[in-house]
A computed fold for a 1461-nucleotide RNA from an uncultured bacterium, annotated as small-subunit ribosomal RNA.
The prediction has a mean pLDDT of 85.
Rfam family: Bacterial small subunit ribosomal RNA.
RNAcentral holds the sequence, with entries from ENA and SILVA.

RNA sequence: AUUGAACGCUGGCGGUAUGCUUAACACAUGCAAGUCGAACGGUAACAGGUCUAGCUUGCUAGAUGCUGACGAGUGGCGGACGGGUGAGUAAUGCGUAGGGAUCUGCCUAGUAGCGGGGGAUAACCCGGGGAAACUCGGGCUAAUACCGCAUAAACUCUAAGGAGUAAAGGAUGGGACUUUCGGGCCAUUCACUACUAGAUGAACCUACGUUGGAUUAGCUAGUUGGUAAGGUAAGAGCUUACCAAGGCAUCGAUCCAUAGCUGUUCUGAGAGGAAGAUCAGCCACACUGGGACUGAGACACGGCCCAGACUCCUACGGGAGGCAGCAGUGGGGAAUAUUGGACAAUGGGGGCAACCCUGAUCCAGCAAUACCGCGUGUGUGAAGAAGGCCUGCGGGUUGUAAAGCACUUUCAAUUGAGAGGAAGGCUAGGGUUUAAUAGGCCUUAGAUUGACAUUAUCAAUAGAAGAAGCACCGGCUAACUCUGUGCCAGCAGCCGCGGUAAUACAGAGGGUGCGAGCGUUAAUCGGAAUUACUGGGCGUAAAGCGCACGUAGGUGGAAGAUUAAGUCGGAUGUGAAAUUCCUGGGCUCAACCUGGGCAUGUCAUUUGAUACUGGUCAUCUAGAGUAUAGUAGAGGGAAGUGGAAUUUCCGGUGUAGCGGUGAAAUGCGUAGAUAUCGGAAGGAACACCAGUGGCGAAGGCGGCUUCCUGGACUAAUACUGACACUGAGGAGCGAAAGCGUGGGGAGCAAACAGGAUUAGAUACCCUGGUAGUCCACGCUGUAAACGAUGAGAACUAGCUGUUGGGAUGUGAAACAUUUUAGUGGCGCAGCAAACGCGAUAAGUUCUCCGCCUGGGGAGUACGGCCGCAAGGCUAAAACUCAAAGGAAUUGACGGGGGCCCGCACAAGCGGUGGAGCAUGUGGUUUAAUUCGAUGCAACGCGAAAAACCUUACCUACCCUUGACAUCCUGGGAAGGUUUCAGAGAUGAGACUGUGCCUUCGGGAGCCUAGAGACAGGUGCUGCAUGGCUGUCGUCAGCUCGUGUCGUGAGAUGUUGGGUUAAGUCCCGUAACGAGCGCAACCCCUAUCCUUAGUUACUAACUAGUAAAGUAGAGGACUUUAAGGAGACUGCCGGUGAUAAACCGGAGGAAGGUGGGGAUGACGUCAAGUCAUCAUGGCCCUUAUGGGUAGGGCUACACACGUGCUACAAUGGUCGGUACAGAGGGCAACGAAGCUGCGAGGUGGAGUAAAUCUCAGAAAACCGAUCUUAGUCCGGAUUGGAGUCUGCAACUCGACUCCAUGAAGUUGGAAUCGCUAGUAAUCGCGGAUCAGCAUGCCGCGGUGAAUACGUUCUCGGGCCUUGUACACACCGCCCGUCACACCAUGGGAGUGGGUUGUACCAGAAGUAGGUAGACUAACCUUCGGGGGGUCGCUUACCACGGUAUGGUUCAUGACUGGGGUG
Repeated sequence: AUUGAACGCUGGCGGUAUGCUUAACACAUGCAAGUCGAACGGUAACAGGUCUAGCUUGCUAGAUGCUGACGAGUGGCGGACGGGUGAGUAAUGCGUAGGGAUCUGCCUAGUAGCGGGGGAUAACCCGGGGAAACUCGGGCUAAUACCGCAUAAACUCUAAGGAGUAAAGGAUGGGACUUUCGGGCCAUUCACUACUAGAUGAACCUACGUUGGAUUAGCUAGUUGGUAAGGUAAGAGCUUACCAAGGCAUCGAUCCAUAGCUGUUCUGAGAGGAAGAUCAGCCACACUGGGACUGAGACACGGCCCAGACUCCUACGGGAGGCAGCAGUGGGGAAUAUUGGACAAUGGGGGCAACCCUGAUCCAGCAAUACCGCGUGUGUGAAGAAGGCCUGCGGGUUGUAAAGCACUUUCAAUUGAGAGGAAGGCUAGGGUUUAAUAGGCCUUAGAUUGACAUUAUCAAUAGAAGAAGCACCGGCUAACUCUGUGCCAGCAGCCGCGGUAAUACAGAGGGUGCGAGCGUUAAUCGGAAUUACUGGGCGUAAAGCGCACGUAGGUGGAAGAUUAAGUCGGAUGUGAAAUUCCUGGGCUCAACCUGGGCAUGUCAUUUGAUACUGGUCAUCUAGAGUAUAGUAGAGGGAAGUGGAAUUUCCGGUGUAGCGGUGAAAUGCGUAGAUAUCGGAAGGAACACCAGUGGCGAAGGCGGCUUCCUGGACUAAUACUGACACUGAGGAGCGAAAGCGUGGGGAGCAAACAGGAUUAGAUACCCUGGUAGUCCACGCUGUAAACGAUGAGAACUAGCUGUUGGGAUGUGAAACAUUUUAGUGGCGCAGCAAACGCGAUAAGUUCUCCGCCUGGGGAGUACGGCCGCAAGGCUAAAACUCAAAGGAAUUGACGGGGGCCCGCACAAGCGGUGGAGCAUGUGGUUUAAUUCGAUGCAACGCGAAAAACCUUACCUACCCUUGACAUCCUGGGAAGGUUUCAGAGAUGAGACUGUGCCUUCGGGAGCCUAGAGACAGGUGCUGCAUGGCUGUCGUCAGCUCGUGUCGUGAGAUGUUGGGUUAAGUCCCGUAACGAGCGCAACCCCUAUCCUUAGUUACUAACUAGUAAAGUAGAGGACUUUAAGGAGACUGCCGGUGAUAAACCGGAGGAAGGUGGGGAUGACGUCAAGUCAUCAUGGCCCUUAUGGGUAGGGCUACACACGUGCUACAAUGGUCGGUACAGAGGGCAACGAAGCUGCGAGGUGGAGUAAAUCUCAGAAAACCGAUCUUAGUCCGGAUUGGAGUCUGCAACUCGACUCCAUGAAGUUGGAAUCGCUAGUAAUCGCGGAUCAGCAUGCCGCGGUGAAUACGUUCUCGGGCCUUGUACACACCGCCCGUCACACCAUGGGAGUGGGUUGUACCAGAAGUAGGUAGACUAACCUUCGGGGGGUCGCUUACCACGGUAUGGUUCAUGACUGGGGUG
């Protein structure tokens, strides 16, 4: 784009078309083929006339064919047309173009004729049978029915002399003549007969075209041809007899399946593809099968006979029927209409005609089934109404839309008017023809003929009045928001949406598209160059046969002649009409109808052209081949032969192991192995040479010699003269393994055995070991048979290596140049998706063959062929998926590679894991044990302090505009003191107090009461978020601009060589630069200098004390805190590319980043946090908010993390003596003194701090004691007594004293920290804090050991490589098994369809025969004959049957694999 469509929702009108695609299933009922009285005998019904009878006009009854007419019958013509359907049919069909051996009613033209006789028979009457359908017998009768005779050729036959053969009358008119008054006769007309010709229709034949299957390859006996005869309208094996053995087929016979064919229709740019409804041409069919009759025509839709199935009637004896005609019914189906009107028109049949018939046809009805047209209003109208929806709350949108105002009235409705389709025919005249008043033709007048039809059309009336839906809105694809839902419900053409913010589901608002329709489904073509003729491919995506030989076929070198088959023109014929297209016309337009034209072909005939192709003829040498002379070679076959090695055997020497592996063991060996020497046997394979070297078609070929043999190459000449290339089928060769027969068997070695390894190990490793490997003959016929690249030919830059020849340079060798035939590497153009190929093409062309058409199913099943088998070749479908695949890119990953780093390992020191306790977590428990954090990167974490508070949890009791914010109204200062009830919140009271500013109006602040807007929420979502944080990781990386390369993703830069802690720096470089990171800049610390000295300090001077910077004083020192200096690979030597840099050294307080801190790139983990805070959405609102009291967060069979204290002598205890740093302090630190064993109490000096205070530092050192023990270790636990803080230490604080004195004797597997002022060890301070520190954050004291090194573990960085991974190895993914479903193969079979062969059978019918029976016309010599009918019989043959095959479909216990989940 389209449709004979269907379904869903909706539906105003008209025009024009179309309407059982399925069951060629079965059919009730009505109609669809009759007509002619001008062929005939006649008269059943109707009407009229006449007559008769009954009787009153008139009616009734009867008679009469007299008339109009006419049932039934005889006869003629028509029922072969028209109408329906598409079952069958792959050719007896159709289409196109031809042909000759034919027939043709009615029609046209012509010629001739139409004479004279005969015998019957229906109807009718009578009788019989039967239920009926129907039928029998007797009798009468007519014809345009039937039959002779006559005549007859232009017809037929012929022996060419001749012979044979026809007919029918009817109607009308009438002047003469005639008459039995009916007519005859004449004329006209309609019929009739014979013939000729035409027209129309029909029959036959030929060529070409006309679906799929080769998993259908051979078919055929009347088959092919001939002769003769028969037969037909006619040619012919059409039929029969005889003779011959042909005919068809890979250019697809036969068989199977499917199918009416065509004009045309749909689509497409076309070529094509699909279809064959309506309309038109042809064919076939008429319940199924067979058959003929009649006829001009049939083997006959509404005819006949027979057989069969079905239905109906029946008196059971027998009969009737055929909607695939029009309506209609049932059934089937997703689905397809009225049991309508009329012959008015067009056409058909009959008739002289009028007329009659006509479900053909014309109309109407039903259906949005399709196409076309029209309408459902038009203009104005902003307060941008109300309502709806959205909202950022301002508004936006629906929307000029509505309302309102002003108009119009198409269509529909009602009322009226009203064309055209009508031409004819009839009646009465006229004219003409004619003898004519028949008839024919022309014409006038009159009355008439319309189903549709309430027509089309026009007018009037009224009023916007009666008339809009459907689908869609994620992308493709025009059109977006809200609400609901929450991987549910659902959507979906493909991709895909939906798991709490869905433009994708559902609804709504809005929008988009089309519009009386819109969507969906089905189907066809297109897009699809996705079967490629036009117009594709085959190295890796699907695709080159394993290889050559060669048949058919296809294709084929040069010049010439000829022919004209192909090819290209002209002419003629045809290509029906309709359709399409162009151009006119008619319906108001259009659809539609109609006039004219164009166009339509592998067409036919004819006539030309001759370039090319083909044919024929004669020639040529460039292709191909032959001859001569040479060359190289693992080319093939056969025979012989050689040495090394392995093994075995024999003999010698010799002794305890050998062998084997990662390590072992099995195995061999004291019966003498292994080792070694000598000898022998036997089989197999041929080291070095050896080479991207050679040969061969491929497979493949390797010691040496001989014989036989194929091919290639080179040079030069001679010869043949296109002999060529390819190659469907075919036949040959064809690795390894395997099979058969017979040999052989050293080594190796499937299977097998044993030993190991392992969770297992039917493996890898080891020890053995049989087929096999070898030979001969045969089979198999496959491989990643690969260059994944068919064969042949030509052309198209170069460079370089190598093998075999030739030529030249010089005389040889070597070398160089050149030319060939191979074989390699790079590479230009070009090609290619890229990778890559690139004269050995995957470039540019030609010829031929093979092969491909999404993945899986499957190279499978079935069938066939081959094979001994294994198996091979050929080769599907159902079903299923939306991918499968190629090449390249970036990452990630690897029990891949290279380089490098890190307390990563190693080397060390100290821990954890065992004990007790502390603390956190899990779990459990509970009314509650609030919540969060969960590998590293949660677990002494949020929490730098849970007795109340905190507090979020639980229980109980209370409040509801609220504890808190803003606004409004009324009242009141606020506030303070106090009594009672209650656990308290709270409630009820009492007393006191009346302030600030002012322009005097009032205002600000606070309290209280009330109403509502609202407050409030540690309620949910960290997977809606901001902010902040952790982690990789203080790892060295992450990017950009421009340029360049690539079709592109991307690459380059950023890679490489060095170097560094570092993408740090240098060099190189299609890159050049730049940014975020690194480093530096900042802080602390280590040295020095300058400045300044109080509360700090005290060397010198003085004073002073028991002592003391205590005082004067000093500014030196220490120190404080400001500013500077210093370190930069700067210097020297070496290494290195002379670079960057590294190594060593000097100097220096410090040396190569001096040490430490702060500082955290692009990003990753939907990492953590809605409970810090902020925040979208959702939820609660007398509660999930607020208040109070008590409880809980502190529970305790258990498990884990982090710590503290220990287990002791490097120690414990006692006594004595030293030395810090950094901090804190006013609701605070708190001195001295006094007091208590002690915690502490008392006290209150001093101090907002270099002044006072916390504050005694402790390890250390000196001395004493303990002597290896559950202890003078260890301190848990428990009892008692206290202290302090606090409203309050019961749940549930810390500390002190006395007493008690548990586990624990250095900790399994495993695991953590640390590289120097570090680990370890010792104490001190601070935050939080009323009180509570083993935690955290800081401070100093003492103060080590070790690092060979980078193999391994973990993590990371760079380069490279492979990848089927990309939520990225915690990836992907294979097979069995289990379960469910689906389709399919096999299957003992079973049941259908169809078909072959052989045979039986044989209705009706036709033809032949006929001895039986019967018999009007003609002939007769009257006997009969001729002819015919019936019967019987023969041949053919439908249905049916028997036997046995083929093929196909369905089904089948069980079973095989396959697919999906």